[in-house]
Background:
This is a predicted structure of a 94-nucleotide RNA (c-di-GMP-I riboswitch aptamer) from Botrimarina colliarenosi. The coordinates come from a structure-prediction model, not an experiment, and the mean pLDDT is 82. Of the family's consensus pairs, 100% are formed in the model. Rfam family: c-di-GMP-I riboswitch aptamer. Rfam links the family to the GO term cyclic-di-GMP binding.
């Protein structure tokens, strides 16, 4: 110290759900709770997803409008437990 995770030790983390608590909303924090994870450890830098809004086109109606819906930019914003990329790192081969 590139790489790798069958195995061993010390242990982390914690989805869905449910409760509160914050947010128009993705979702965010607590606490329960474990489906799973060797970076599920940190950074929204690139992609992909999602969500408020503004705006456009298209559709829709016993209602023709400060209506509803699709979709498509673009601004802002969530997700690192969706991928890639940085940064750091335990314990084993090697």
């Nucleotide at each position: 110290u590139a790489u790798c995770g069958a195995u061993c030790a010390a242990g982390g983390c914690a989805a869905a759900c449910c409760c509160g608590u914050c947010g128009u909303g993705a979702g965010a924090c607590g606490g329960g709770g474990a489906c799973g994870c060797a970076a599920a450890g940190c950074c929204a830098u690139g992609g992909g997803u999602c969500u408020u809004g503004c705006c456009g086109u298209c559709c829709g109606c016993u209602u023709c409008g400060u209506c509803g819906g699709a979709c498509g930019c673009c601004c802002a914003g969530a997700u690192c437990g969706c991928c890639a990329g940085g940064c750091c790192g335990c314990c084993g081969g090697g």